Transfer RNA from an Anaerolineae bacterium, 72 nucleotides, folded computationally. Rfam family: tRNA. Rfam classes the family as a transfer RNA. The organism belongs to Anaerolineae, within Bacteria. RNAcentral records the identical sequence in 3 taxa. The RNAcentral record of the sequence draws on ENA.

RNA sequence: GCGGGAGUAGCUUAGUGGUAAAGCAUCUGCUUCCCAAGCAGAGGAGCGCGGGUUCAAAUCCCGUCUCCCGCU
Numbered sequence: 001g002c003g004g005g006a007g008u009a010g011c012u013u014a015g016u017g018g019u020a021a022a023g024c025a026u027c028u029g030c031u032u033c034c035c036a037a038g039c040a041g042a043g044g045a046g047c048g049c050g051g052g053u054u055c056a057a058a059u060c061c062c063g064u065c066u067c068c069c070g071c072u
Stems, first nucleotide, its partner, number of pairs: 001071007010024004018055001026042005048064005
């Protein structure tokens, strides 16, 4: 330099055009003498960044940044 893949909540992931979901973690309550476990509930991300297409973009297109793999 070329090709491919990945980037979404604190962490791990899901979501392949119609207002982003779950597990763990955090907080509150119940339970317990206390802790843990269990049960119920709550808060938290607008999707790496910039632009384009579209009535509508995490999703499609272009550029760019970081990481991983391969080729030279």